A computed fold for a 360-nucleotide part of an RNA from Arthrobacter glacialis, annotated as large-subunit ribosomal RNA, domain IV. Rfam family: Bacterial large subunit ribosomal RNA. The coordinates come from a structure-prediction model, not an experiment, and the mean pLDDT is 85.

Context: one part of a larger RNA
């Protein structure tokens, strides 16, 4: 020195990126209990008070023993009031002992305000548990049964011993309020008149080989012609999906605008104008998990606040199932305040235990 584990004067987060880690609460019974809220809850909200042993009376169960009566005269049955023992009580008075009574060990910190994600629940075995993933619940799409779809060369099998309140796919993610405008790209459906478009049929026309045929000849040949088979190349013609084309479709992929002027202080710009687009961001939200200038302004918290709450809109570059905006409840999620509680700190001491050192 290091680990673990205590105990601290006074303050009480000043430590720190941040209360990391410590501490505090912590049980049972009574009181009492707020906003908000799907009216189920939030709730153990929060905030108080009590508890231990002796013992006396009260309350409850149980019910020995005793009286009375009737009779089928029994180990027998009704009725009664009194009421031993014994159990119990979160009842109530007295009293006792300690600093201390859920006397140890075990045993919730809480409140308020925002983001995300509706909840329980899943996930990187060995650096991430989360605001990802999954959910209920919504919406599109496909499939009419030998279904689609998925695995197999294929037989076959799974969907499913199901039948559209069913099955497969794709987005979205509880509720509540709603989900605006474009179909001109891309992609999907549907159409078939036109144009193009493969092999395939077709074979016009043109070529090679030559039996032979003509001419010619230095008798060796040499030149033209050229049927039929074989064979090369090969145009009109005819031809399907596709594509071009016409329309549908956005909870398909995906897009949602510049300029210039204008109101009787200014500033502004409901209004004009023109310019492009398929159409130019509608409700709702907004410096936001999105804001870069920027630590925007202004309000709030604090003596002082790049963080946070609430507001304003100049949206670098929100936005509506790539969901928009809200939201009880719930989160080992993230932020920001307070109340308690502390050796985190201001500053550090002491103990104990284990083990580096050092002496032996």
């Nucleotide at each position: 020195u290091u680990a673990u584990g205590g105990u601290u004067a006074a303050g009480g987060a000043a430590c720190u990126c941040g209360g990391c880690a410590a501490a505090a609460u912590g049980c049972c019974c009574c009181c009492g209990u707020a906003a908000c809220u799907u009216c189920g809850g939030g709730a153990g909200a929060a905030g108080g008070g009590g508890g231990g042993c002796c013992u006396g009376c009260c309350c409850c169960g149980u019910g020995a023993a005793g009286a009375a009566g009737a009779u089928u005269u029994a180990c027998u049955c009704u009725u009664c009031a009194u009421g031993a023992g014994c159990g119990g009580g979160u009842g109530u008075g007295g009293g006792c002992c300690g600093c201390a009574g859920a006397g140890a060990c075990c045993a919730g910190g809480g409140g308020g305000a925002a983001g995300c994600g509706a909840c329980u629940g899943u996930u990187u075995a060995c650096u991430a548990a989360a605001a990802a993933c999954a959910c209920a619940g919504g919406u599109c799409c496909g499939u009419g049964c030998g279904a689609a779809g998925u695995c197999g060369c294929a037989a076959g099998a799974c969907g499913a011993u199901g039948u559209a309140u069913a099955c497969g796919g794709a987005c979205u993610g509880a509720c509540u309020c709603c989900u605006g405008c474009c179909c001109g790209g891309u992609g999907c459906u549907g159409g078939a008149a036109g144009g193009u478009u493969a092999a395939g049929a077709g074979g016009a026309c043109c070529g090679g080989u030559u039996a032979g045929c003509u001419a010619c000849u230095u008798c060796g040949g040499u030149a033209g012609c050229g049927a039929a088979g074989c064979u090369g190349a090969g145009a009109a013609u005819u031809u399907a999906a596709g594509c071009c084309c016409c329309a549908g479709u956005a909870a398909a992929c995906g897009g949602c605008g510049g300029u210039g002027g204008u109101a009787a202080c200014u500033a502004u710009a409901a209004c004009c104008a023109u310019c492009c687009u398929a159409a130019g961001g509608u409700a709702g939200c907004g410096a936001a998990a999105u804001u870069c200038c920027u630590u925007g302004u202004c309000g709030g918290g604090u003596a002082a606040g790049u963080u946070c709450c609430g507001a304003c809109c100049u949206g670098c570059a929100c936005g509506a199932a790539u969901g928009g905006a809200g939201u009880a409840a719930c989160g080992a999620c993230u932020u920001c305040c307070c109340c308690g509680c502390u050796g985190u700190c201001u500053c550090a001491a002491c103990c104990a235990u284990a083990a580096a050192c050092u002496c032996g």